[in-house]
């Protein structure tokens, strides 16, 4: 050192759910808490999926639709960084 990714020891990260907070919600962030995760580190670049507050149509309506500029990296795929171990 290309390359694999059978174990997961050291060390790591944390689903559901509880409380706070922000938020139109979707979801977030702490704090508890572990269903799991070898990249369950980073990154919205393709796809995918979640919400529709504002806009725009509509309506008798405080109705009803379309939409992402809001979200999801713990949906998949790329980028990009990296642990132990094999090599």
């Nucleotide at each position: 050192g290309a390359c694999u990714a059978u174990u997961a020891g050291a060390g790591g990260c944390a689903a559901a759910u509880u409380u706070u907070a922000c938020g139109a919600a979707a979801g977030u962030a702490a704090a508890a808490g572990a269903c799991g995760c070898a990249a369950a580190g980073c990154u919205a670049c393709g796809g995918g999926c979640c919400u529709a507050a504002a806009a725009c149509a509509u309506u008798u309506a405080u109705u009803u639709g379309u939409c992402a500029u809001g979200g999801c990296g713990g949906c998949c795929g790329g980028g990009u960084u990296g642990c132990c171990a094999g090599g």

Notes: c-di-GMP-I riboswitch aptamer from Sutcliffiella cohnii, 87 nucleotides, folded computationally. The RNAcentral record of the sequence draws on Rfam. The coordinates come from a structure-prediction model, not an experiment, and the mean pLDDT is 80.